[in-house]
RNA sequence: AAAUUUAUUUUUCGGAGAGUUUGAUCCUGGCUCAGAAUGAACGCUGGCGGCAUGGAUUAGGCAUGCAAGUCGAACGAAGAACCUGAAGCUUGCUUCAGGGGACGAGUGGCGCAAGGGUGAGUAACGCGUGAGUAACCUGCCCUCAAGACGGGGAUAACCACUGGAAACGGUGGCUAAUACCGGAUGUGGAUAUAGAAGGGAUUCCUUUUAUAUCUAAAGAUUUAUCGCUUGAGGAUGGGCUCGCGUUUCAUUAGUUAGUUGGUGAGGUAACGGCUCACCAAGACUACGAUGAAUAGCUGGUCUGAGAGGAUGAUCAGCCACACUGGGACUGAGACACUGCCCAGACUCCUACGGGAGGCUGCAGUCGAGAAUCUUCCGCAAUGCACGAAAGUGUGACGGAGCAAUGCCGCGUGUGGGAUGACGGCCUUCGGGUUGUAAACCACUGUCACAAGGGACGAAGAUCUGACGGUACCUUGAGAGGAAGCCACGGCUAACUACGUGCCAGCAGCCGCGGUAAUACGUAGGUGGCGAGCGUUAUUCGGAUUUAUUGGGCGUAAAGGGUCCGUAGGUGGUGGACUAAGUCUGAUGUGAAAGCCCAGAGCUCAACUCUGGAAUUGCAUUGGAAACUGAUCCACUAGAGUACUGGAGAGGUAAGCGGAAUUCCUGGUGUAGCGGUGGAAUGCGUAGAUAUCAGGAAGAACAUCGAAAGCGAAGGCAGCUUACUGGACAGUUACUGACACUGAGGGACGAAAGCGUGGGGAGCGAACAGGAUUAGAUACCCUGGUAGUCCACGCCGUAAACGUUGUCAACUUGUUGUGGGAGGAUUUAGCCCCUUCCGUGACGAAGCUAACGCAUUAAGUUGACCGCCUGGGGACUACGGCCGCAAGGCUAAAACUCAAAGGAAUUGACGGGGACCCGCACAAGCGGUGGAGCAUGUGGCUUAAUUCGAGGCAACGCGAAGAACCUUACCUGGGCUUGACAUAUAUUUGACCGCCAUGGAAACAUGGUUUUUCUUCGGAACAGAUAUACAGGUGCUGCAUGGCUGUCGUCAGCUCGUGCUGUGAAGUGUUCGGUUAAGUCCGGCAACGAGCGCAACCCACGUCGUUAGUUACCAUCAGGUGAAGCUGGGGACUCUAACGAGACUGCCUGUGUUAAGCAGGAGGAAGGCGUGGAUGACGUCAAGUCAGUAUGGCCCUUAUGUCCAGGGCUGCACACGUGCUACAAUGGCUACUACAGAGGGAAGCGAAAUCGCGAGAUGGAGCAAAUCCGUAAAAGUAGUCUAAGUUCGGAUAGGAGUCUGCAACUCGACUCCUUGAAGUCGGAAUCGCUAGUAAAGGCGUAUCAGCUACGACGCCUUGAAUACGUUCCCGGGUCUUGUACACACCGCCCGUCACAUCAUGGAAGUUGAUUGCACCCGAAGUCGUUGACCCAACUCAUUUCGAGAGGGAUGCGCCGAAGGUGUGGUUAGUAACUGGGAUGAAGUCGUAACAAGGUAGCCGUAGGGGAACCUGCGGCUGGAUCACCUCCUUU
Repeated sequence: AAAUUUAUUUUUCGGAGAGUUUGAUCCUGGCUCAGAAUGAACGCUGGCGGCAUGGAUUAGGCAUGCAAGUCGAACGAAGAACCUGAAGCUUGCUUCAGGGGACGAGUGGCGCAAGGGUGAGUAACGCGUGAGUAACCUGCCCUCAAGACGGGGAUAACCACUGGAAACGGUGGCUAAUACCGGAUGUGGAUAUAGAAGGGAUUCCUUUUAUAUCUAAAGAUUUAUCGCUUGAGGAUGGGCUCGCGUUUCAUUAGUUAGUUGGUGAGGUAACGGCUCACCAAGACUACGAUGAAUAGCUGGUCUGAGAGGAUGAUCAGCCACACUGGGACUGAGACACUGCCCAGACUCCUACGGGAGGCUGCAGUCGAGAAUCUUCCGCAAUGCACGAAAGUGUGACGGAGCAAUGCCGCGUGUGGGAUGACGGCCUUCGGGUUGUAAACCACUGUCACAAGGGACGAAGAUCUGACGGUACCUUGAGAGGAAGCCACGGCUAACUACGUGCCAGCAGCCGCGGUAAUACGUAGGUGGCGAGCGUUAUUCGGAUUUAUUGGGCGUAAAGGGUCCGUAGGUGGUGGACUAAGUCUGAUGUGAAAGCCCAGAGCUCAACUCUGGAAUUGCAUUGGAAACUGAUCCACUAGAGUACUGGAGAGGUAAGCGGAAUUCCUGGUGUAGCGGUGGAAUGCGUAGAUAUCAGGAAGAACAUCGAAAGCGAAGGCAGCUUACUGGACAGUUACUGACACUGAGGGACGAAAGCGUGGGGAGCGAACAGGAUUAGAUACCCUGGUAGUCCACGCCGUAAACGUUGUCAACUUGUUGUGGGAGGAUUUAGCCCCUUCCGUGACGAAGCUAACGCAUUAAGUUGACCGCCUGGGGACUACGGCCGCAAGGCUAAAACUCAAAGGAAUUGACGGGGACCCGCACAAGCGGUGGAGCAUGUGGCUUAAUUCGAGGCAACGCGAAGAACCUUACCUGGGCUUGACAUAUAUUUGACCGCCAUGGAAACAUGGUUUUUCUUCGGAACAGAUAUACAGGUGCUGCAUGGCUGUCGUCAGCUCGUGCUGUGAAGUGUUCGGUUAAGUCCGGCAACGAGCGCAACCCACGUCGUUAGUUACCAUCAGGUGAAGCUGGGGACUCUAACGAGACUGCCUGUGUUAAGCAGGAGGAAGGCGUGGAUGACGUCAAGUCAGUAUGGCCCUUAUGUCCAGGGCUGCACACGUGCUACAAUGGCUACUACAGAGGGAAGCGAAAUCGCGAGAUGGAGCAAAUCCGUAAAAGUAGUCUAAGUUCGGAUAGGAGUCUGCAACUCGACUCCUUGAAGUCGGAAUCGCUAGUAAAGGCGUAUCAGCUACGACGCCUUGAAUACGUUCCCGGGUCUUGUACACACCGCCCGUCACAUCAUGGAAGUUGAUUGCACCCGAAGUCGUUGACCCAACUCAUUUCGAGAGGGAUGCGCCGAAGGUGUGGUUAGUAACUGGGAUGAAGUCGUAACAAGGUAGCCGUAGGGGAACCUGCGGCUGGAUCACCUCCUUU
């Protein structure tokens, strides 16, 4: 919603979405998927049956057979079988006569115009639907009325002759009819003329009267009948006409001469330009003519909720066609599929003269194609033709065959059966799964098979069945003969293993695959469907993605640049009338089949049958009158006119004005001017710039000036005048819907540009020069031509924008401003209130994807117009129109992508902004960069120079110690269960060690030595053999754990609940203060919380308590050369445990009565007291597989392992980090003070002695507050005197010491000698804010020794400076822009080069189609001719002939094919050429996105390798605005 019902109830029908743009979101928008369907095809597979379906492509060509015949009751001739009779005689044959009548051919009749096929053509009265025919025909059939008299001449067959290869003929002769021809009759009919009646829809129709003329017939037979003629009616079938409907293109806009109409004639069954003559000039068209393309139309079919969309197989209706084109004949009917003529192409036969043919009938064949069947049976049924009938014919039809092509049905077993068997697969190795699945046991027998029986279809008593021994029934045997296909990442049901390694491959979309692939391949498992399953193709759906139902246009695609106005669309109030629209009833029609409903028949179903409903339509007719329309009468609220008034850069023309610029003249005056980020070009001593005076010229009009005003828009600005348009307000009067919109059309239309002629001061494309730059065809500068200006004429475009078409109505408000009017105010042009018209801002409801709009709507409605339908290609090509040109308007396709886009969100970024912080800058101090050396790195070299680390955050880093070892590298020599671990089995009893030989050693060989426990079984240990395995500093830090670096000790990062927003998200966390701090306070749709901050921890600074050795020593005592040395003390220092102390606590001020801040007091310490430890969420695929661990991969007599030697130390060079210096704040010499923190047993090592020294000898003391170790700068003296030095110490020679198995490669240190560079370091760059920097020394780890000048610590001496936050760097918060999100190391544009693809142009060239003109002109109709030919009738006689009539032939019109010429349209192809698209890593630049580094973009013009640049005008869809700013690329 419908039916039913009082109502409830009840029944039936009925619309599903998903993936993909983003970091995420909402929207817009396309692409894709899930569904159904098919005359399908392909792949894999395949048991049975029923019912259907089956050349969609080449309307391509066809062998062969069949597909239309029939009638002897129309006819002649011939005449078999058979029958009868007769004759002959060789008695079983022949002949004759009469019957009989099969059958081939012929005359004649009917049929062949049906049935069957196909869809080429056709955009049409072709089809559909509904009407008309008063403009027509209709064989066979039915009904009615009337009739059928009497004659004639031929001809085929046949015979004879004859031509031809054949096809097919020719001549002569004979013959019949229901064949043909006169005559008669005329119920009737036709024509002509003259009337009458009735009716109607124009011409007319029907009926009827009179007269005249014309006009029919056929017989057969079995005697039942069947035929024949005329007329009337019916039925059936057709012809013609009309209304409506019927594809796409306007990049087809004009078409048409028989064209449109008339008169007359002809023609037709019939109307009609159908044809012809004449006359007129019409006819069609934006409601789409003409042209082009495509197409048979319909009932229906598929899909869809429907509306629609697509389609037109099978079945049914109509049309068209029949090899291609033309034509007529016959006939009731044809311009005829299996008839005729002609032309053409093709095929075939041929004796070369000539002939034959038409499967788009049924089968079949070839071809093309992805693709579509048997050269079957039968007329038994249904139908058709003929026939009186029997019957004959029928590839129509009925059946069978083939094909899983489709729909439907059935089966491939059923029940039981767990050691959950074997096998497979997986596995965490325990098991799981396949799986009751199998085996096994017990059953059943559908289908198939075999045997037996056996139909309906047959009507109609008999006879008659292709299918067919089929369906079906009964019986039998045996689980026996019968399962596959696709998928398993998401969409979308279903998961694991192995292989592969951006390969091979998959893919419908998104997308998988670069060594752990649920996405490739295979396997197991699972899911889905099932004799099928997938794929491909196509249609509809989903798609509201063309939107009538049912969309949009501010920014996503989309409002025309603006106005006027034609057609059209729409239209105010009251009344009358009408009934076109509208509503309603009835009638006719809407074929059948199909769909739907109910019922029935096949075992069910598919299928079929019966009935109903439906067929939403069209036509006719009756009714209603609200609304719309037509007509008429009124009205004034819309619209307009008149009057009064003021406002205005509204327009056009003319005149006038001053300031400024430039130029010219003259004066003054002198060396510069000008210009820039800085310069230069340029101007200037021939006198510029500057300044004064005078003159000339052109252009533009400061201030006023404004969210202001006017105009339709573009646009309009000095002043005055003239002319002129519009709007507004007020008030009355008038007209009376005159209105709104507006396709085409017309007018106007910035800037640039064009033409002609002027003008030309300034500015200024192009151009020139100078700069900048890697380059600079630019930005900047100096010049400068077109142009800018005027007149006239073109152009017709802009970001022509409010990105918002015009008109009308309605819908809360606040506040400005321009122009009027009114009220109130004692007055007032002030103020206030009301009202109308404009112009702004903010905002309610509402709307919107959001942003936003909001009485000036993007709200709620109405009317009309324009426009949109993914991005690119493309504001393009071609064509057309316009233009002088530039160009404008209109406007595609191929191809390509899965997006393109809008708004908003979070980040990130900006050569954006604001605020804040940091040794970030500044202010300072000291360095690095220059030298020498040390050390690390790069590079080079090498057999190897092992590996890693790479901006900050690699480079004195891993390495807190490379001579061997380390060691991972190289060379060489060895080993192979191994240098190391575990286990098993067998075996031996040793192994180790020692010695010898060889060797560089490892090792090899030999010799020697040789076990323990025991319950005597064996065990432990060791060796050997074998097997599992060991081993790997081999690879992957982009498979990982763990650890670490870094931003950054920066102040941030989040959550719960609530609230806001459609949402991503936001709020909280923002804001005002404050802080070192998201620290705290205040406010606030937030309230709380967590990780961070802070605090808690450690050290240092003050004090106290406790304790007092190895530390300390004030007091007391002893004592020494001296000394806490000793007794003692516990006061001090100190040691090491516990406490106290600091909290903005107090005061003043300030601040919001806050947090806090400033100052002060006290205090050892003051606002975080100082320094550590402590490192949020996260970022960098940051670092590390070479610390260890670890997945995967790789090696296994080697990438494992042992050994020797070498290398890691190599040196034209470059860089980092350091040390030492360059000296007098210093060096040297001498003397002389003061630390802290550490370490010490294979150790620290004292005294003493030796050595110049390194060191040696030595060995007291010390496992340490006990022993060990000289602090140095500083200080006090002296010297040096500015130099390559008494600075500096490299390098080198010599001599040594120490460690160590061993200092050659390759250690450190000592002594003597040597004495280089270097005189404070370019560009650049680093550290540091107080016990800090700087300077000075001391210690420790590693370690035999050492490359340590390194690292990590310790103390000593001990500064300077900070105005401040403009700038550089880094960071935080807020805000802004963004085309970024791999997040600016981002994105991205164009030329060029290469490859591929599609396409435009193009000299031409090849087809197809078509127009026009002309030529030729077949067949044939028509006209004409007809001297030639002719049986029927007439005349006639001389039986010769004549006539009537007909024909052949000729001629004429038309006329197909063909030809010629010239056009149009369209398709293919093409040298060359244009742009376009696409393509992991090409070239050149960097145009755009941030202020993108010159804001961008639009139009136009010029220029340039390219993106682009510049001029003029316009726009904001531009950031910033306090100021400055030259460059800064990838």

Predicted 3D model of a 1530-nucleotide RNA (small-subunit ribosomal RNA) from Lentisphaerae bacterium WC36. Its mean pLDDT, the model's own confidence on a scale to 100, is 83. The sequence was found in a public genome assembly.